[in-house]
Context: one part of a larger RNA
RNA sequence: CCCUUCCUAAGGAACUCGGCAAAAAAGCGAUCGUAACUUAGGGAUAAGGUCUGCCCCGUUUCGACGGGGCCGCAGCGAAAGUUUUUCAGGCGACUGUUUAUCAAAAACUUAGGUCCGUGCAUAAUGCUUAGUGCUGAAGUAUACGGGCUGAUGCCUGCCCAGUGCCGGUAGGUUACGGAGAGGAGUGAUAUUUGACGCAAGUCAGAUUGAGCUUCGAACUUAAGCCCCGGUAAACGGCAGCGGUAACUAUAACCGUUCUAUGGUAGCGAAAUUCCUUGUCGGGUAAGUUCCGACCCGCACGAAUGGCAUAACGGUCUGAAAACUGUCUCGGGAAGGGGUUCG
Numbered sequence: 001c002c003c004u005u006c007c008u009a010a011g012g013a014a015c016u017c018g019g020c021a022a023a024a025a026a027g028c029g030a031u032c033g034u035a036a037c038u039u040a041g042g043g044a045u046a047a048g049g050u051c052u053g054c055c056c057c058g059u060u061u062c063g064a065c066g067g068g069g070c071c072g073c074a075g076c077g078a079a080a081g082u083u084u085u086u087c088a089g090g091c092g093a094c095u096g097u098u099u100a101u102c103a104a105a106a107a108c109u110u111a112g113g114u115c116c117g118u119g120c121a122u123a124a125u126g127c128u129u130a131g132u133g134c135u136g137a138a139g140u141a142u143a144c145g146g147g148c149u150g151a152u153g154c155c156u157g158c159c160c161a162g163u164g165c166c167g168g169u170a171g172g173u174u175a176c177g178g179a180g181a182g183g184a185g186u187g188a189u190a191u192u193u194g195a196c197g198c199a200a201g202u203c204a205g206a207u208u209g210a211g212c213u214u215c216g217a218a219c220u221u222a223a224g225c226c227c228c229g230g231u232a233a234a235c236g237g238c239a240g241c242g243g244u245a246a247c248u249a250u251a252a253c254c255g256u257u258c259u260a261u262g263g264u265a266g267c268g269a270a271a272u273u274c275c276u277u278g279u280c281g282g283g284u285a286a287g288u289u290c291c292g293a294c295c296c297g298c299a300c301g302a303a304u305g306g307c308a309u310a311a312c313g314g315u316c317u318g319a320a321a322a323c324u325g326u327c328u329c330g331g332g333a334a335g336g337g338g339u340u341c342g
Base pairs, nucleotide, nucleotide: 001337002336003335004334005333006332007331008330010328011327014326019323029051030050031049032048037042039151053070054069055068056067057066058065059064071075076081084321085320086319087318088317089316090315091313092312096108097107112149113148114147115146116145117144118143126134127133152308153307154306155305157238158237159236162235163234164231165230166229167228168227171226172225173224177220178219182215183214184213185212186211190207191206192205193204194203195202196201239257240256241255242254243253266300267297278294279293280292281291282290
């Protein structure tokens, strides 16, 4: 010097990002008492008091109770049981789950809500060795599968122009297929010309054009798309400018442009506010945090849910009581290391 443990005058969070760590309270039992709020269950062991031994007498429902007395600093007479408490706010309803090995949370889940799909001798979905096999399910729409939201309470506004989905199908467009006008290639047959030849015939051409091959227009032809409707607890979206009231200021009001519609209720410097330590109030001697308001919301807002909310939380934020070596500011002790010397 380091580690582990213990004590410490006066003060008592002045420490620090932050009471981190430590300390303190409490613990088993009896009794009194217990607020706001509340979903009436809770909150609650709230908080906060008092008591606790032994001996004698009496009562006894055998749990205990009443009276008197004795001792000590102290009676759950101590190692057993192990919660500090209060106030206020954010988030998440709750119990639960999670990044084995830096994150336990406000993330995930959840009951509840809602939407979509599915009518069953093959449901839809999913798996698959491809067998209509398995699952779903020995179930049947109060069921099963999928998406979003996330207890409860009060609610959930406007927009279907875009994208998606659902429905419709008169018209436009559109594939394979059908159809086959016409063109091309080849060319049987038949007719005929020329040359040569006595002839039979041979050779060379012209016309005809069956059949086969090939290209192929019109016409016909489905879903889809265009088109017509619906749908936002589907993906999503929810403006600007100018003027105006008998001080000023402000604008219930008016005008105008654009749009599918122009943000309703509620909340709001917020886990969202840049400017910003906004302004006012509270708390402090002093408060960039905190709480209550205000509202020019840079850039809240309604199941990508909005706002409230008792209970709950190894959650986050602020305040207080108690308590303390966290600190003023150090000091002391024990044990174990290290170091030095032997």
Model confidence (mean pLDDT): 83 of 100. A computed fold for a 342-nucleotide part of an RNA from Candidatus Berkelbacteria bacterium CG_4_10_14_0_2_um_filter_35_9_33_12, annotated as large-subunit ribosomal RNA, domain IV. The organism belongs to Candidatus Berkelbacteria, within Bacteria.